[in-house]
RNA sequence: UUGGCAGACCGGAUGGCCGCUGCUGUCCGCAGGGAAACCCGGCGGGCAGGGGAGGAAAGUCCGGGCUUCGCAGGACAUGGCGCCGGGUAACUCCCGGAGGUAUCUCAUUGGGAUGCCAUAGAAAGUGCCACAGAAAACAGACCGCCGUCGGGAAGCCGUUUAUACGGAACUUCCGGCGGUAAGGGUGAAAAGGUGAGGUAAGAGCUCACCGCCCGUGCUGGUGACAGCCGGGGCACGGCAAACCUCGCCAGAAGCAAAGCCAUGCAGCAGUUGGGUUGUCCGUCCACAUACUGCGGGUAGGCUGCUUGAGCGCAUUGGUAACAAUGCCGCCGAGAUAGAUGGUCAUCCACGACAGAACCCGGCUUACAGGUCUGCCAUAUUU
Numbered sequence: 001u002u003g004g005c006a007g008a009c010c011g012g013a014u015g016g017c018c019g020c021u022g023c024u025g026u027c028c029g030c031a032g033g034g035a036a037a038c039c040c041g042g043c044g045g046g047c048a049g050g051g052g053a054g055g056a057a058a059g060u061c062c063g064g065g066c067u068u069c070g071c072a073g074g075a076c077a078u079g080g081c082g083c084c085g086g087g088u089a090a091c092u093c094c095c096g097g098a099g100g101u102a103u104c105u106c107a108u109u110g111g112g113a114u115g116c117c118a119u120a121g122a123a124a125g126u127g128c129c130a131c132a133g134a135a136a137a138c139a140g141a142c143c144g145c146c147g148u149c150g151g152g153a154a155g156c157c158g159u160u161u162a163u164a165c166g167g168a169a170c171u172u173c174c175g176g177c178g179g180u181a182a183g184g185g186u187g188a189a190a191a192g193g194u195g196a197g198g199u200a201a202g203a204g205c206u207c208a209c210c211g212c213c214c215g216u217g218c219u220g221g222u223g224a225c226a227g228c229c230g231g232g233g234c235a236c237g238g239c240a241a242a243c244c245u246c247g248c249c250a251g252a253a254g255c256a257a258a259g260c261c262a263u264g265c266a267g268c269a270g271u272u273g274g275g276u277u278g279u280c281c282g283u284c285c286a287c288a289u290a291c292u293g294c295g296g297g298u299a300g301g302c303u304g305c306u307u308g309a310g311c312g313c314a315u316u317g318g319u320a321a322c323a324a325u326g327c328c329g330c331c332g333a334g335a336u337a338g339a340u341g342g343u344c345a346u347c348c349a350c351g352a353c354a355g356a357a358c359c360c361g362g363c364u365u366a367c368a369g370g371u372c373u374g375c376c377a378u379a380u381u382u
Base pairs, nucleotide, nucleotide: 002377003376004375005374006373007372008371009370010369012347013346014345015344016343017342018341020052021051023049024048025047026046027045028044029043030042032040033039054353058364059363061362062361063360064359065358066254067253068252069251073281074280075279076278078250079249080248081247082246083097084096085095086094087093098119099117100116101115102114103113104112105111106110120245121244125243126242127239128238129237142184143183144180145179146178147177148176149175150174151173152172154171155170156167157166158165159164192210193209194208195207196206197205211234212232213231214230215229217228218227219226220225258303259302260301261300267294268293269292270291271290272286273285274284275283310330311329312327313326314325315324316323317322348351
């Protein structure tokens, strides 16, 4: 430099003018509290300062905080998860590792880089395996190959000068019966693979190597697992994102949660009922100031609300995820019919996906363009 891959970051820029919405300071006004003040808080307005969407604010798919109910105990059901170790508030997330698999590549039967894996159990049981195919699970004979029996007679054999006639050991053709899972063909999958021996042809039938299975085996590792040793011709196809089995986890509802202030109204009927776990048991509450249904009324405000598992930098520990400690470090939206905008000028690479609504950690999906870093490989240069 080129090719491939992975990760991180940015998400038009600058300035003027005019708005919108919070916060802080200050001034003015209004009503109130107070004995009073340059006091206290509230409301409205002026001025000044400073803040004002995202990497996904999205999907609402996981996990937690917070709030209320409830007391949280049991059984069954239901749902989720599932290699190992670690991280975390927690997770189905993240990091590291093991195994498998795919791509690229060097080299050669092994190594490297990267991606992906729902990766517990299929020798507990049940079930399924479409289409194609002869056969799809205690297998199967369509073609092919081989044996045997029967038949034909082109070659063949015998006789003949020849046509022809006769024959059936061999080649070949047709049919029946049987053997064969090497080969072909079908399929996602055909009951270990390669080679040699063996055989009528074949076959773990036998052998070598590879694979597989078994072992309270040995060694290494925290472990998943790996290597070795010994035994076994191999018995056990796949699917558990089919039921199921094993292990672990889960109380429910959600900021329209919930707490408070103010305002307002009209009651009537029913009831062993009610409790925010799907069922049962248990337990708790209430016996008409409870619950349910119908009707009537108010629908204004405050809190929750953004300072937090926060951000930045440094040091230390750790391979890493991450954690601890420090800093007279920083505060980066908080609306409630819902602000975060409009316009002008200049510039460029001409601007994608997209708009917070209780808050965080993740995952997934969408995305114009740009920047940086790292890994692998080849070639070239120094």

Predicted 3D model of a 382-nucleotide RNA (Bacterial RNase P class A) from a Spirochaetota bacterium. A source record names the gene rnpB. The sequence is in RNAcentral, with records from ENA. It matches the Rfam family "Bacterial RNase P class A". By type it is a ribozyme. The coordinates come from a structure-prediction model, not an experiment, and the mean pLDDT is 76.